[in-house]
RNA sequence: AGCAGAAAAGGGCAAACCUGUUGAAAAACAGGGACGCAAAGCCGAGGAUCUAAGGCAAAAACAAGCUGCUAGGAUGGCCGGGCUGCCUGG
Numbered sequence: 001a002g003c004a005g006a007a008a009a010g011g012g013c014a015a016a017c018c019u020g021u022u023g024a025a026a027a028a029c030a031g032g033g034a035c036g037c038a039a040a041g042c043c044g045a046g047g048a049u050c051u052a053a054g055g056c057a058a059a060a061a062c063a064a065g066c067u068g069c070u071a072g073g074a075u076g077g078c079c080g081g082g083c084u085g086c087c088u089g090g
Stems, first nucleotide, its partner, number of pairs: 003089003012037002017032006035077001041083003046079002048075003054070004
């Protein structure tokens, strides 16, 4: 330097759920809480998925509402990719 994670040590993160805040929503953040995680550390330009405020279309029309489409919003703990890193082993 590269590969691997069976056992071990010291640690780390924290799903669901609850409370609060933000947001149109998806969801995020903080506190509690642990299902799990060897990158569940960082990034987000590929795919996938979620949402649809705004926009567009259709219909209607005084208007609103309803319906469809749409990411510039979101998920990285869905898959792949980039960068970095602890311990142990051959």
Predicted 3D model of a 90-nucleotide RNA (c-di-GMP-I riboswitch aptamer) from Neobacillus cucumis. It matches the Rfam family "c-di-GMP-I riboswitch aptamer". Its family is annotated with cyclic-di-GMP binding in the Gene Ontology. Its mean pLDDT, the model's own confidence on a scale to 100, is 83. Of the family's consensus pairs, 95% are formed in the model. The sequence is in RNAcentral, with records from Rfam.